[in-house]
RNA sequence: CAUAAAUACCAGGGGAGCUGGACAUUGGCUGGCUGAGAGUGUAUCCCAAGAUACUGACCCUUAAACCUGAUCUGGGUAAUGCCAGCGUAGGAAGCCCAUAUAUGCGGCAUA
Numbered sequence: 001c002a003u004a005a006a007u008a009c010c011a012g013g014g015g016a017g018c019u020g021g022a023c024a025u026u027g028g029c030u031g032g033c034u035g036a037g038a039g040u041g042u043a044u045c046c047c048a049a050g051a052u053a054c055u056g057a058c059c060c061u062u063a064a065a066c067c068u069g070a071u072c073u074g075g076g077u078a079a080u081g082c083c084a085g086c087g088u089a090g091g092a093a094g095c096c097c098a099u100a101u102a103u104g105c106g107g108c109a110u111a
Stems, first nucleotide, its partner, number of pairs: 001104004006099002010094001011061004017033005027047002041054005066091003072085004
């Protein structure tokens, strides 16, 4: 100096599905399935159905986070991206900085 994987910091990206029961405004609750995560708190809207913003936890940052194809294909389930395929697919946020380690290459000094 190059490469590899690791760790820390900073910065950034992402998703929250399926389902049973209960509740009528001093309310918006509580179980089951898969999963790392299925919504921690606050505010606003909304009204039986939920939405948005900020935030917490979790995952991910050069690709196995996640999105698209996809109202896809096969299997399974009470049901669902539940499992597998698609997938060496297309897209996707640092191919950054610091530290120590390993390997390789090169230079210098001394004996």
Molecule: TPP riboswitch aptamer (THI element)
Organism: Paenibacillus solani